[in-house]
RNA sequence: GACCGCUUAGCUCAGUUGGUAGAGCAUUGCGCUUACAUCGCAAGGGUCGCAGGUUCAAGCCCUGCAGCGGUCA
Numbered sequence: 001g002a003c004c005g006c007u008u009a010g011c012u013c014a015g016u017u018g019g020u021a022g023a024g025c026a027u028u029g030c031g032c033u034u035a036c037a038u039c040g041c042a043a044g045g046g047u048c049g050c051a052g053g054u055u056c057a058a059g060c061c062c063u064g065c066a067g068c069g070g071u072c073a
Stems, first nucleotide, its partner, number of pairs: 001072007010025004019056001027043005049065005
């Protein structure tokens, strides 16, 4: 330098054909317990890497850039 894959909650990851974002774990509160753990219930937490474009509508489609990983030179 070329090509491929990935980037979504604190972490690990879903998100199908574009219709307005979720799970598990973690955190906080309550219940339970003498207490802790386990378990149950509830809550908080997101500019979907960044910037543009298309569209009535973008996590999803298009372009550029950045980061991480890989292959080749």
Annotation
A computed fold for a 73-nucleotide RNA from Candidatus Beckwithbacteria bacterium CG2_30_44_31, annotated as transfer RNA. RNAcentral holds the sequence, with entries from ENA.